[in-house]
RNA sequence: GGUGAGUUACUCAAGUGGCCAAAGAGGGCAGACUGUAAAUCUGCUGGUUUUACCUUCGAAAGUUCGAAUCUUUCACUCACCA
Numbered sequence: 001g002g003u004g005a006g007u008u009a010c011u012c013a014a015g016u017g018g019c020c021a022a023a024g025a026g027g028g029c030a031g032a033c034u035g036u037a038a039a040u041c042u043g044c045u046g047g048u049u050u051u052a053c054c055u056u057c058g059a060a061a062g063u064u065c066g067a068a069u070c071u072u073u074c075a076c077u078c079a080c081c082a
Stems, first nucleotide, its partner, number of pairs: 001081007010026003018065001027045006046054003058074005
């Protein structure tokens, strides 16, 4: 330099344009159980004024009534070829 794949919550990771603050696992916090701890079970784990609202899926634009999802550019990571 060329081709291809990828970037999602603290980490990993799933995610057909609408049923998404987004499954699941780990970690963390709280509770139950236990003499203590571990293990196990339950709940929570973006924010707020919590029946709801706001913001968010690498960055910035665009398409659309509606974008994590489609398009463009840029940044970064990985693999292969040279």